[in-house]
Molecule: transfer RNA
Organism: uncultured Planctomycetia bacterium
RNA sequence: UCCCCGGUAGCUCAAUGGUGGAGCGUGCGGCUGUUAACCGCAAGGUUCUUGGUUCGAGUCCAAGCCGGGGAGCCA
Numbered sequence: 001u002c003c004c005c006g007g008u009a010g011c012u013c014a015a016u017g018g019u020g021g022a023g024c025g026u027g028c029g030g031c032u033g034u035u036a037a038c039c040g041c042a043a044g045g046u047u048c049u050u051g052g053u054u055c056g057a058g059u060c061c062a063a064g065c066c067g068g069g070g071a072g073c074c075a
Base pairs, nucleotide, nucleotide: 001071002070003069004068005067006066007065010024011023012022013021018055026042027041028040029039030038048064049063050062051061052060
């Protein structure tokens, strides 16, 4: 330098172009002699950034940033 994959809740991941969810974690409650486990409820989102397309973008297009992998170059 080039190619491929990825970036969404604190973490791990979903989401056919049509209201962004789940598990874990956290908070509160239930249960229990207590804790754990289990059950219920709740909070928690600049969907990496900037533009574009579209009635409508997490999703499509362009450029950039970050991470991972591969190739190449030098030696």